[in-house]
The RNA shown here (transfer RNA) has 74 nucleotides and comes from Nesterenkonia lutea. Taxonomically the source falls in Nesterenkonia (Bacteria, Bacillati, Micrococcales, Micrococcaceae). Its Rfam family is "tRNA". Rfam links the family to the GO term triplet codon-amino acid adaptor activity. The family's RNA type in Rfam is transfer RNA. The coordinates come from a structure-prediction model, not an experiment, and the mean pLDDT is 80. The same sequence occurs in records of 2 taxa.
């Protein structure tokens, strides 16, 4: 330098070939307990890497850039 895959909550990951974002764990509150843990109930947490484009509508489609993984070449 070229090819390919990935980037979504604090972490690990879903998200149906476009219709307005979820789970588990972690965190917080409550119930229970002498107390802690466990269990159960609930709550909070997101400009979907970034900048543009297409569209009535984009996490999803297209392009640029950034970061990361793998491969190829000298």
């Nucleotide at each position: 330098g070229c090819c390919u895959c990935c980037u979504u909550a604090g972490c690990u990951c879903a998200g149906c070939u476009g219709g307005u974002a979820g789970a588990g764990c972690a965190g917080c509150u409550g119930u229970c307990u002498u107390g802690u843990a466990a269990a159960c109930a609930g709550c909070a947490g997101g400009u979907c890497g970034u900048c543009g484009g297409u569209u009535c509508g984009a996490a999803c489609c297209c392009g640029g850039c950034a970061g990361g993984g793998g491969g190829c070449u000298c």